Group I catalytic intron from an uncultured Bacteroidota bacterium, 199 nucleotides, folded computationally. The prediction has a mean pLDDT of 76. It matches the Rfam family "Group I catalytic intron". Rfam describes the family as follows. Group I catalytic introns are large self-splicing ribozymes. They catalyse their own excision from mRNA, tRNA and rRNA precursors in a wide range of organisms. The core secondary structure consists of 9 paired regions (P1-P9). These fold to essentially two domains - the P4-P6 domain (formed from the stacking of P5, P4, P6 and P6a helices) and the P3-P9 domain (formed from the P8, P3, P7 and P9 helices). The literature on the family includes a 1996 paper in Science by Cate et al., "Crystal structure of a group I ribozyme domain: principles of RNA packing". It was read from a public genome assembly, where an Rfam model found it.
RNA sequence: CGCAGGACUUAAACAGUAAAUUUGAGUGCCUCUGAAGAAAUUCAGAGAGUAGAAUCCUUCAAAUUCGGUGAAGCCUUUAAAAUGGUAAUACCGAGCUAAGCCUUUGACAAUAAAGGAAAGUGUAGAGACUUGACGGAGGGAACCUAAGCCUGAAAAGGUAUGGUUAAGGUAAAGUCCAGACCCCAAAAUCAUCUUUUGG
Numbered sequence: 001c002g003c004a005g006g007a008c009u010u011a012a013a014c015a016g017u018a019a020a021u022u023u024g025a026g027u028g029c030c031u032c033u034g035a036a037g038a039a040a041u042u043c044a045g046a047g048a049g050u051a052g053a054a055u056c057c058u059u060c061a062a063a064u065u066c067g068g069u070g071a072a073g074c075c076u077u078u079a080a081a082a083u084g085g086u087a088a089u090a091c092c093g094a095g096c097u098a099a100g101c102c103u104u105u106g107a108c109a110a111u112a113a114a115g116g117a118a119a120g121u122g123u124a125g126a127g128a129c130u131u132g133a134c135g136g137a138g139g140g141a142a143c144c145u146a147a148g149c150c151u152g153a154a155a156a157g158g159u160a161u162g163g164u165u166a167a168g169g170u171a172a173a174g175u176c177c178a179g180a181c182c183c184c185a186a187a188a189u190c191a192u193c194u195u196u197u198g199g
Stems, first nucleotide, its partner, number of pairs: 001006001008026006027051003030047007055140006065094006073086003095121003101116005125177001127176005141165004148159004182199002185196003
């Protein structure tokens, strides 16, 4: 929160109202190892452990492109595979990008230009549009630590400029749609599948 059962997220399979289970991919907590740090803590790895907790307000909505590298599971084929297909999704190069930040020029009131860092786009079911988040920016709140600084004879106390407050957006909430579902035709194929046309 929920009538109750119950409750971290997500996809597939099974099942068939659902739920539950299994498998894959993620998140936090706990334990251990290593590195950084004054510490809190952060990063990486491992676990046949675990799911109690995970803040508020304001602001931005632009780009949305061209290429490429992986992938569990599933489909087809097969004695079993490979090949092929699909795919939850993990990413790279170039280009481009709203507000905010940094540098330079200009200006010295304002406006503007170029470059840079982070992040985004690419990355939906082919996709179009709106919103504003679990995204970018600013501020607050709570909690933790105390290097430095202040107080103290000392023990210690105070103090943040240091930290923490999870992930789900390879479309999230919606509306639409050659999409999805059913059927016909064509191309291509061993098949699966894909593309196009019509209902």